[in-house]
Molecule: c-di-GMP-I riboswitch aptamer
Organism: Neomoorella humiferrea
């Protein structure tokens, strides 16, 4: 410094699921417990997907339709950084 993750050896993260008298309109995030997984399952919404629709906008108006300025980096490219081995 490229690229690889077959082996080992410190360790790290922590889906589902449970609890909360913690934030949110919701999607979701947050705290405790718990592991299916994860060699970047660190960080960044950048493009693209996906969910949400508070406020907006139309409409046939008890409603519904569409819209991110929200929200997922553990959907998938991009980009910064970085442990340990290997070659």
């Nucleotide at each position: 410094u490229a690229c690889c993750g077959c082996u080992a050896a410190a360790g790290g993260c922590a889906a589902a699921c449970c609890c909360c008298a913690c934030c949110g309109a919701a999607a979701g995030g947050g705290g405790g417990g718990g592991a299916c997984g994860c060699a970047a399952a660190g960080c960044c919404a950048u493009g693209g997907g996906u969910c949400u629709a508070a406020g907006g906008c139309u409409u046939u108006u008890u409603a519904a339709g569409c819209u991110a300025u929200g929200a997922u980096c553990g959907c998938c490219a991009g980009g910064c950084u970085g442990c340990c081995g290997g070659u």